[in-house]
C1' cells in the first nucleotide's frame, strides 16, 4: 500500500428497515443475628464520527475515524 472482521449500558455480547434488549456488576426491597447465596423490583444508551436512501435506519448505501487479523 491493499483485503477482511469488529465498534450497541460498567463489562461480556444479542437484535439482518417498524417501541434497543439479555446475562454479570451496580441501586432498593424481600429473607439472615450478620454476610454471602436466592427471590422481587429499580436504574443505567442521542447503537464509533459524519452524510445519504427511506414514511420509518443500530440494521441499507457512501465517506472517516479506532482496534484486530492477514497479504505486499
Nucleotide at each position: 500500500g491493499c483485503c477482511g472482521a469488529u465498534a450497541u449500558a460498567g463489562c461480556a455480547c444479542a437484535g439482518c428497515g417498524g417501541u434497543a434488549g439479555u446475562g454479570c456488576a451496580c441501586c432498593u426491597g424481600u429473607u439472615u443475628c450478620g454476610u454471602a447465596a436466592a427471590c422481587a423490583g429499580g436504574g443505567g444508551g442521542u447503537c464509533g464520527c459524519a452524510g445519504g436512501u427511506u414514511c420509518a435506519a443500530a440494521u441499507c448505501c457512501c465517506g472517516c475515524u479506532a482496534u484486530c487479523g492477514g497479504c505486499u
This is a predicted structure of a 72-nucleotide RNA (transfer RNA) from a Dehalococcoidia bacterium.
Its mean pLDDT, the model's own confidence on a scale to 100, is 83.
It matches the Rfam family "tRNA". It is annotated as a transfer RNA. Its family is annotated with triplet codon-amino acid adaptor activity in the Gene Ontology.